[in-house]
RNA sequence: UCGUAGCUCAGUCGGUAGAGCACUACAUUGGUAAUGUAGAGGUCGCGGGUUCAAUUCCCGCCGUUA
Numbered sequence: 001u002c003g004u005a006g007c008u009c010a011g012u013c014g015g016u017a018g019a020g021c022a023c024u025a026c027a028u029u030g031g032u033a034a035u036g037u038a039g040a041g042g043u044c045g046c047g048g049g050u051u052c053a054a055u056u057c058c059c060g061c062c063g064u065u066a
Stems, first nucleotide, its partner, number of pairs: 002063002006021004015052001023039005045061005
C1' cells in the first nucleotide's frame, strides 16, 4: 500500500454491491467453436467502536506487496 463473485477489477463525500472473463441452462449448428438470451455465484479479510443505518468513518488483529 492493498484485502469486494472462481479469476482480473470497479464502486459508493455512510442508505441493504456491479462489470469483464469463467460457470450453468436454453436458442442457433450435422457436431464443436463462436454468437444471443436467461440464470447461479458475495457474512465487501476477522473482531470491536461511532451511527437510525458501515463495504465506506475510527481502533485492533491477520494476511499481502514494496

The RNA shown here (transfer RNA) has 66 nucleotides and comes from uncultured Peptoniphilus sp. RNAcentral records the identical sequence in 2 taxa. The RNAcentral record of the sequence draws on MGnify. Rfam family: tRNA. The family's RNA type in Rfam is transfer RNA.